About this RNA:
The prediction has a mean pLDDT of 83. This is a predicted structure of a 104-nucleotide RNA (SAM riboswitch aptamer (S box leader)) from Candidatus Fimenecus excrementigallinarum. Of the family's consensus pairs, 97% are formed in the model. Taxonomically the source falls in Candidatus Fimenecus (Bacteria, Bacillati, Bacillota, Clostridia).

RNA sequence: CCUUAUAAAGAGUGACGGAGGGACAGGCCCUGUGAAGUCCGGCAACCUGCAAGUGUGUAUGCAAGGUGCCAAUUCCUACAGCCCGAAACGGCUGAGAGAUAAGG
Numbered sequence: 001c002c003u004u005a006u007a008a009a010g011a012g013u014g015a016c017g018g019a020g021g022g023a024c025a026g027g028c029c030c031u032g033u034g035a036a037g038u039c040c041g042g043c044a045a046c047c048u049g050c051a052a053g054u055g056u057g058u059a060u061g062c063a064a065g066g067u068g069c070c071a072a073u074u075c076c077u078a079c080a081g082c083c084c085g086a087a088a089c090g091g092c093u094g095a096g097a098g099a100u101a102a103g104g
Stems, first nucleotide, its partner, number of pairs: 001104006012040001014039003020030003025077003041070003045067003048063004074097001079094005
């Protein structure tokens, strides 16, 4: 970089650290009652392993080895279509972008 799949759930009253962070844009939030990051701890999305099953469903349980994750639906919106409406607001669907995993 390409392809496929997934995402309304889950996760500390800890230590160090010392001002930022939530991808970008616009909002709106978190944060000296301690941000980012590191360690410990935890969660269980994908892979892996062990069971069960051999399947109609593309489904279940356990483990925590490899990545990942641990405020807010991917925090919301963005682009298109539809619904309500005079409009604004709002709702639904799909795409786009981003994130994660596996394969290449």